[in-house]
Large-subunit ribosomal RNA, domain I from a Planctomycetota bacterium, 589 nucleotides, folded computationally.
The coordinates come from a structure-prediction model, not an experiment, and the mean pLDDT is 81.
Rfam family: Bacterial large subunit ribosomal RNA.
The sequence was found in a public genome assembly.

Context: one part of a larger RNA
Formats: sequence, structure tokens, C1' cells
RNA sequence: GGCGUACGGGGGAUGACUUGGCACCGAGAAGCGAUGAAGGACGUGGAAGCCUGCGAUAAGCCUCGGGCAGAUGGCAACAAUCGUUAUGACCCGGGGAUUUCCUAAUGGGGAAACCCUGCCGGCUUGAUUGCCGGCAACCCGCGGAUGAAUGCAUAGUCCGCAGGGAGCUGACGCAGGGAACUGAACCAUCUCAGUACCUGCAGGAGAAGAAAUCGAAGAGACUUCCUUAGUAGCGGCGAGCGAACGGGAACCAGCCCAAACCGUGUACGUGCAAGCAUGCGGGCGUUGCGUACGCGGGGUCGUGGGAAACACAGGCAGGGGCCGCAAACCCUGCACGAAGUUACAAAACCGGACCUAACUGAACGAGCUGGAAAGCUCGGCCACAGAAGGUGAAAGCCCUGUAAGUGAAAGGUUGACGGUCUUCGCGUGUUCUCCCAAGUACAGUCGGGUAGGUGAAAUCCGGCUGGAAUUCAGGGAACCCACUCUCUAAGGCUAAGUAUUACUCGGUGACCGAUAGUGUACCAGUACCGUAAGGGAAAGUUGGAAAGAUCCGCUGACGCGGAGGAAUUGAUCCUGAAACCGUAUGCCU
Repeated sequence: GGCGUACGGGGGAUGACUUGGCACCGAGAAGCGAUGAAGGACGUGGAAGCCUGCGAUAAGCCUCGGGCAGAUGGCAACAAUCGUUAUGACCCGGGGAUUUCCUAAUGGGGAAACCCUGCCGGCUUGAUUGCCGGCAACCCGCGGAUGAAUGCAUAGUCCGCAGGGAGCUGACGCAGGGAACUGAACCAUCUCAGUACCUGCAGGAGAAGAAAUCGAAGAGACUUCCUUAGUAGCGGCGAGCGAACGGGAACCAGCCCAAACCGUGUACGUGCAAGCAUGCGGGCGUUGCGUACGCGGGGUCGUGGGAAACACAGGCAGGGGCCGCAAACCCUGCACGAAGUUACAAAACCGGACCUAACUGAACGAGCUGGAAAGCUCGGCCACAGAAGGUGAAAGCCCUGUAAGUGAAAGGUUGACGGUCUUCGCGUGUUCUCCCAAGUACAGUCGGGUAGGUGAAAUCCGGCUGGAAUUCAGGGAACCCACUCUCUAAGGCUAAGUAUUACUCGGUGACCGAUAGUGUACCAGUACCGUAAGGGAAAGUUGGAAAGAUCCGCUGACGCGGAGGAAUUGAUCCUGAAACCGUAUGCCU
């Protein structure tokens, strides 16, 4: 020196574990904010720092309820205290109070957490000197005053208002804008894609929605899913794009206006026997008529509907008109019937249930091994409970729980049902008359959108230029025409089925197990990097319990050997692989 053996050092793989993640399910909630949010700055403890909580009333104050013998949040002890059978400490839940400064930030300014001011009130001072409380931003809406060019007016200006807005927030929704890389094996129409992204506006959902629909059988609002179907089609007929009818499911809900007509109010015009419902008699007279705008009634449809007038039919009682009488008409009430809080009118209460603290809750002992029993052996018990977690190793019967039941002073939520309550209520027939949404439909032209790229290109939407009919009417049925069928545009509302999950509660996993799973299991969006936008880590494990090694020996010290301890679990702490470095020794050279 090599090979081997034994024992170490070093290193942190592997195994085991899980405080953390990931995915999904079922419920809830689906917003917060000028009554100042989200997010922060600075403070706040006996105590220096950080986290958590809180706000000058500052790890907290008041009150109501629950619960309990211990407690004063964590790292994390120490000091000083509070409470202990009740005058209830600490803890949990409902309600309330306080809540500095910045921030939409809103009195003005500003380099966020700072500076400066005016008015009113209070305290204070030599002094509006200082302090405290309140008010003072902008836009919209509503009300009022004033008031130009310009006569009336209007614009403008000013004042008032516990009326609204502003900002934040994860995805889902609708709308206004809107790419390119890419694919076409190049590339320009095309595609990617109405995607990404920007902006506006919401809601718990949104959007859509009761046929001027479909399409040839008839169906009968919308939405969503499966299918029809990669079909019919579109397409430098390339790449590619790609329906509908119909069928099967989920869920189901239908309504209100404009107009004709009647009444009424205001303004303007017109008018004086025209009117006051009818008949007769009396009386009235700013009563009448027209136009415009408003309010109430009426009315809402496609086998067309409605108005008006006329005719037929009609529960009971009371009242009304300029006066009296008559029938008729109108109004009110009762009875009967119908409906209802979500659109169709609208408010609330009671009964019930649930949420926000909690409570009751069965059944086991001995021996053996061990540091420790839940393991093994023996003998028992409970079970509407043998889910799970913990306890010194592996527990139905030790603890927390589990099954099954119980419970709210206060605040909140709520389906069905019932009651109180609220609202509404007759129809048929006829036609000389009236109404049924206009710069609209449609055309030309140019675009967009429809699966459909202009094509023979309908239907739908828009810019510009023209511009209709009125139920004997009008739109559509994929150019157009005829016939036939079908629907009624130019006003509006509408639950459910559908989408999503930052957030709360409960649960599940042939999901991960510390180079995995979130970037973050740990004081992580931290340290650190960058002028900035932005980028962005590493880092888990003593032990059952700190019992964290008092004591003895050696040493200058680290440390080592004893002792104690289950200690090669000793803080560089579970297991502790390999590379790499040693000590001792056997064999070989």
C1' cells in the first nucleotide's frame, strides 16, 4: 500500500408520521360601503420583540343567555393578581357601546397614515391662546328663490333636503369595443375567434320569454340537457366551419299597457236658449262645444279583438241625482263564488320549523411481558352507540365522542298548510260608426349577424336616401309569382328548471405525504432581487413527560468516562442508506 473484518466520524437518502394542501359532494350565504368599506399606518400588556386580539373605554367596556373550577391569548417562562358553591373569575353565543390616523376620503392642500383653515357651541388663556364637539367635497334627483341676451320665458346663479350615487369584491351574466401568434405544411379570402384583453352595467343568479313562431304532420312562451348529427349545408368546395324541424327529459305560469269610449282637472279658443240623461211641470245657467296636457274608469285580441249604440237575460237590501212622480241607470253593503303577497293590486300578524351558545347519552376487570398495555392469556358486559380522534405500543365498555333524544333571554331566516287579512266578480247577439303602437314596415345602397364567405339568398339588425296600408288590412312559409296555410310587428313585466363559489357549516376520496401536495404544513407573498411593473425561495419530526443530564473523575477549554435516565432519543436531537474520512486487526506484498 491492497483486499477483508470490526467499530466509528461524516452525510441526510429511505421508512414511518402529519399540523398543510388537492379534488369533489350536500346545505347555507351570495355581498360590504358616506351610520365611512375592503386594505393599511400608529398605538395598546407588569414586561423588550414578533404574531393574535383590540382602539386613547385600546389582549378590552355594558347587557342578555349558556357553561364552568379554575383563570390572566401564543412564542414563554417570571412577577403581580382574579375566582373556587357563588355577589360565578376565565370561556362560548345574541344584542349594544367605544372605535386614533390614512384610505372612495368628501372643509382646503398633500411626497398615504401629514400640514393648514373658516363658522357654531363648550372649557380654558394675558391673548380666539390652546383644547374638545359639530358643520363645511362633487354629481344626480326633488323643492324654493332670483334671473340675462329678449317682451313672456329659458339658460345661469343661490338656498334647502337622515333622498340617491361615488369605492372594494372570487367566479358566474349581459352589453359596447376587439387582436395576434397559430392552422391552411407559403400566404392574402378563410382560420385561431367574437377567443384573449379593455370598458360599462348588474343580480343572487343573469339573459331570454307568452308567436307578425315553426313548417306541411300539425305543434303551441322561454331556458337547460340528451338526441337529431358531424346529418342538411357553408367553404381559396382548401384548411376547416357546421345548423334546424322533430323526438326524449328537467321545469312549468301567465299577464299589464297605448288607442277607441265615459268621467274629471288645468290652460287656450269658440259660443249665449245649443246644455243640465229620459217623459211632464218648475228651476238653473262662467252650465255648452272644440283643442292640448294630466288623472280615474274602460280595454288588450287572431276560430280577429275591443269601443259605442240597440235587443235579450238579471240574487237581496239601502242610498244617489237641480226639485216632485215613474220606470230604468249608477253607487254601497250583505249573501254566494273565485283568487292572492313572485309578473298579473297590495300591507302585515299568529301558529310551526330552522340558524347563531349548549345538554343528556350504555357497557371491564385480573394476570404476563414491558419504561409505559390499549398487546397476549383468562373471565365478563353494552349496543338504535363496533364512525372517528386521543390516552406512555394496537381500547365498543379510560377520555372526547357516536346512535337516539332535549334546548334559546336576544337577534336572524323561512317552504307547505290553516286562520286573521286583502282584492275581484254576469253573459249572448246585431252593425250605419270608431279604435287596435309611423318617419314605422318596406325599397335602394353600404355593412353586420344568421352554420350559410353575395351567392338565385330569404329571415334578423344598423348607417344614408326615399317611404305604405289600417282588418275588404298587414307579416311569414329560404330569390320571385300564384294558390293554400299560418301569425298579428313597430309598448312593457314575468318564478322554476340553468351558470358560478372568494366566503360559512358538514362530509367524502383505488388524491399528495415535506424535491410530493398550494409559491407558502414552519411568523410566506416573508427573506432576498429589481428604479419600477414585477420576480420570488429555503426551512417539518428530542422524549410518554423536560424529567433538557443535579453529582463524581480527567482536562486550560471543547469534550470524554462514570452516575441517573427506556439515552447510539442529548438539543447539529425519530429512522439514519451511499459517496467521502478514520482507528484496530487478519491475510498478501